RNAcentral holds the full RNA, with entries from ENA and SILVA. This is a predicted structure of a 475-nucleotide part of an RNA (small-subunit ribosomal RNA, 5' domain) from an uncultured bacterium. Rfam family: Bacterial small subunit ribosomal RNA. The coordinates come from a structure-prediction model, not an experiment, and the mean pLDDT is 86.

[in-house]
Context: one part of a larger RNA
RNA sequence: GAUGAACGCUGGCGGUAUGCUUAACACAUGCAAGUCGAACGGAGUACUUCGGUACUUAGUGGCGGACGGGUGAGUAACGCGUGAGAAUCUGCCUUCAGGAUGGGGAUAACAGUGGGAAACGACUGCUAAUACCCAAUGAGCCGAGAGGUAAAAAAUUUCUUGCCUGAAGAGGAGCUCGCGUCCGAUUAGUUAGUUGGUGGGGUAAAGGCUUACCAAGGCGGCGAUCGGUAGCUGGUCUGAGAGGAUGAGCAGCCACACUGGGACUGAGACACGGCCCAGACUCCUACGGGAGGCAGCAGUGGGGAAUUUUCCGCAAUGGGGGCAACCCUGACGGAGCAAUACCGCGUGAGGGAGGAAGGCCUUUGGGUUGUAAACCUCUUUUCUUAAGGAAGAAGCUCUGACGGUACUUAAGGAAUCAGCAUCGGCUAACUCCGUGCCAGCAGCCGCGGUAAUACGGAGGAUGCAAGCGUUAUCC
Repeated sequence: GAUGAACGCUGGCGGUAUGCUUAACACAUGCAAGUCGAACGGAGUACUUCGGUACUUAGUGGCGGACGGGUGAGUAACGCGUGAGAAUCUGCCUUCAGGAUGGGGAUAACAGUGGGAAACGACUGCUAAUACCCAAUGAGCCGAGAGGUAAAAAAUUUCUUGCCUGAAGAGGAGCUCGCGUCCGAUUAGUUAGUUGGUGGGGUAAAGGCUUACCAAGGCGGCGAUCGGUAGCUGGUCUGAGAGGAUGAGCAGCCACACUGGGACUGAGACACGGCCCAGACUCCUACGGGAGGCAGCAGUGGGGAAUUUUCCGCAAUGGGGGCAACCCUGACGGAGCAAUACCGCGUGAGGGAGGAAGGCCUUUGGGUUGUAAACCUCUUUUCUUAAGGAAGAAGCUCUGACGGUACUUAAGGAAUCAGCAUCGGCUAACUCCGUGCCAGCAGCCGCGGUAAUACGGAGGAUGCAAGCGUUAUCC
């Protein structure tokens, strides 16, 4: 000098930030991912001129739940950083080219029957689609060739939106390599799919990725292997720099989602608020069986020196769905709490000596507190009250959580506001009383055993100031 700090004493205001560093401990409760009726058939409600109209929605279907948000357990690794590369994929978006012909069978919802305590599930029957299937067409793809293979869906308010195929783009993702990336040799040898080849398999894709066979290689004192520790970076702190330390907040990447394993769906996951299995734990049960996962936002218990509200709003920005209206959004925007940090402001200004009283000291003359107070003259930053009152809204109208907030004006009255540490030397600041190697102080040197500037109190002084000290850690 610095801190995501804590503790002690003290505490007026504003702005901007920050706020479980410990138990990746366990979690009550609420919310955090839905949306579309302009894909579909039903059901219901309201109105009705009985023609219909409007609305709601459990189910099928589409898109989104792979983003956004959290955490740092694991990981010493192509994980990260940086620079190259080839054997790849890519929903939505943009551009270009071409296409959408004809048919079919189901199924949920629903109705009925019966099962279960529940979670839920069975059978029979009916029905729709942008759900599913078949045929046609064919640029494309495979193949040396012959040839093979392979698509589509409609809706509508008549404006348009959607569907299929191919080519390209943008952005995204997977993979490979060079270099860099902590400590220990009281860890010296290590490795069998191991290193390479061929055939088969597999992947979007190169590859021992996998498998069979063959060869016997590969790594290592330029530190392999083993052990310990650790998310990495842009940055941050410090320092003249070189360097050292660090990785909270913000941003990029990675990993994880009760613990371990697995796949399904999908353009994308081996998926935080999806599925299956096993385990520990918690809960329900009619004992047969079921339900759950806050390292999302709040909040609770626990641990701890220690870390906030079970708040408001989608008004803005952004995201998902929708033609749209709109719906959802604990992302986000705000408010609340905390001197936790930084910055700014205030607690008054000018005058005022018989240097009042009181305190402290004293050589008893006086000195000091001290222009300090009183007193006089001002001011109103703050404060209180009253009145007015935003920008942030883009987009014609409408739309503001914050918020009657910021701000402005008027009135009132010095009014509402100072502490903390230190005073032997280092180190700015000294006397008296008490104590008597006691009580105590202390960062180092060291003080204290009867005159202590070093302990405790008082007066005074010094330093900083809404803070001041102490402790911890880094330079």